[in-house]
RNA sequence: ACGGCAGGCCGGGGUGCCGCGCCGUAGCCCCGGCGGCAACGUCGGGCCGCGGUGAGGAAAGUCCGGGCUCCACAGAGCAUGGCACCGGGUAACGCCCGGGCCUCGUGCGCCGUAAGGCGUGCGGGGACAGAAAGUGCCACAGAAACGACACCGCCCCGCUGCGGCGGGGUAAGGGUGAAAUGGUGGGGUAAGAGCCCACCGAUCGCGGGGUAACCCGCGAUGCAGCGGUAAACCUUGCCAGGAGCAAAGCCAAGCAGCGGGUGGGUUGCUCGCCCGCUACCCGCGGGUAGGCUGCGCAGAGCGUGCCGGUAACGGUACGCCGAGAUAAAUGGCACCCCAGGGGCCGCCCGUCCGCGGGCUUCCCUGGACAGAACCCGGCUUACAGGCCUGCCGUUCAU
Numbered sequence: 001a002c003g004g005c006a007g008g009c010c011g012g013g014g015u016g017c018c019g020c021g022c023c024g025u026a027g028c029c030c031c032g033g034c035g036g037c038a039a040c041g042u043c044g045g046g047c048c049g050c051g052g053u054g055a056g057g058a059a060a061g062u063c064c065g066g067g068c069u070c071c072a073c074a075g076a077g078c079a080u081g082g083c084a085c086c087g088g089g090u091a092a093c094g095c096c097c098g099g100g101c102c103u104c105g106u107g108c109g110c111c112g113u114a115a116g117g118c119g120u121g122c123g124g125g126g127a128c129a130g131a132a133a134g135u136g137c138c139a140c141a142g143a144a145a146c147g148a149c150a151c152c153g154c155c156c157c158g159c160u161g162c163g164g165c166g167g168g169g170u171a172a173g174g175g176u177g178a179a180a181u182g183g184u185g186g187g188g189u190a191a192g193a194g195c196c197c198a199c200c201g202a203u204c205g206c207g208g209g210g211u212a213a214c215c216c217g218c219g220a221u222g223c224a225g226c227g228g229u230a231a232a233c234c235u236u237g238c239c240a241g242g243a244g245c246a247a248a249g250c251c252a253a254g255c256a257g258c259g260g261g262u263g264g265g266u267u268g269c270u271c272g273c274c275c276g277c278u279a280c281c282c283g284c285g286g287g288u289a290g291g292c293u294g295c296g297c298a299g300a301g302c303g304u305g306c307c308g309g310u311a312a313c314g315g316u317a318c319g320c321c322g323a324g325a326u327a328a329a330u331g332g333c334a335c336c337c338c339a340g341g342g343g344c345c346g347c348c349c350g351u352c353c354g355c356g357g358g359c360u361u362c363c364c365u366g367g368a369c370a371g372a373a374c375c376c377g378g379c380u381u382a383c384a385g386g387c388c389u390g391c392c393g394u395u396c397a398u
Stems, first nucleotide, its partner, number of pairs: 001394010012337007020054006027047002030045006056369001060380002063378005068244004075271004080240005085099005100128001101126011129235002134233002136229003151174002153170007182200006201223001202221008248293004257284005263275003301320008338366005346359005
């Protein structure tokens, strides 16, 4: 310098003119309601002026968790669904932070002929409880994939027509496979095998460190911890009442009934409980359907400083208030600045003399993903271009 991976930030700014939605306010005259004899007051609407304000990091997906509303007071069990190493954060979570273990990559150091191994640092990933409760599955290949009846082979004995055949022993070597039942080295053996030994591994016991997951050390035992798989069924532990702003509440308008049932009560089933049998529920049929609140979004809110903490985050002081539409508003034009892209002449640097890079000037563009609809905390997905941080690779120079 270029490229890759992971993470983060921005993704235009200012002025002026015209045009939109909402909120507030002064004035105007007009309309309507109420009170009043009237003057006038008050409420709503209209006009106009002024002030304030007007989409996102994902507003998206509707995948989680909540606030909020209603169902009765939301109880128990089964079913169903979710989570799953340890500790911490949070209102909570399947989220976030830190650590442990496993794994991949890599720098440095050591051992080694090498392959590779050990230690340490950094970066990426992990759907990370249980396989000795049980059931299933492991295709093909292979002798064999839960009990090992041995394909090639090795050893011993017998026979032999010298090609081999039969019996016994064996699982160290080779083959197949993702995986073949501890590993390496040595001894021993007819040949072999934890058969024995050393080291590693495993199991058990003890000690030390750590809140813990776990780590380190010592000792004993040849060792029934005898393969894998649980985003297979399952088991264990923990969590979960349901529906959802089209929730729900208020005002207005409007009416026509008929039939059936003892039941009805917000995932499904059972129990309990509550309401009811003049009610309510179900089916058919008719009529009306406009407005307001919810939506003053002031909040688990935002900004800055300080304190605590490795961090997530918490505390505290000061300051700020930032859309509320309902067929759906925030747009257009001009100038300046900034940013990106492109190229002629010219200039500068480099040059392998083919060319490459940069600058002034000129032209183009303001571009990506994309648009609230009750609100908030996450996750996931999308994103032209530019910038920053960490790690890795290639090349060049010192």
Predicted 3D model of a 398-nucleotide RNA (Bacterial RNase P class A) from a Spirochaetaceae bacterium. The organism belongs to Spirochaetaceae, within Bacteria. The coordinates come from a structure-prediction model, not an experiment, and the mean pLDDT is 75.